[in-house]
RNA sequence: GCCGGGGUAGCUCAGCCUGGUUUGAGCGCCGGACUCAUAAUCCGGAGGUCCCGGGUUCAAAUCCCGGCCCCGGCA
Repeated sequence: GCCGGGGUAGCUCAGCCUGGUUUGAGCGCCGGACUCAUAAUCCGGAGGUCCCGGGUUCAAAUCCCGGCCCCGGCA
């Protein structure tokens, strides 16, 4: 340099192909129930510039263009 995969909650991920309802799951965190107490279990809650910029659209995490970063392959 070329090709492919990836970047979404503190962590690991799903959702993207096929645009539209408050984006969510598990773990973690906070509060409560239970218990003599702790763990486990159950209930509730907080937490998101969906990597960045631009475009298309009534509407973009999702489509298009450019850029940055990570992983793998080729050279």
Transfer RNA from a Thermoproteota archaeon, 75 nucleotides, folded computationally.
Its Rfam family is "tRNA". Its family is annotated with triplet codon-amino acid adaptor activity in the Gene Ontology.
Its mean pLDDT, the model's own confidence on a scale to 100, is 83.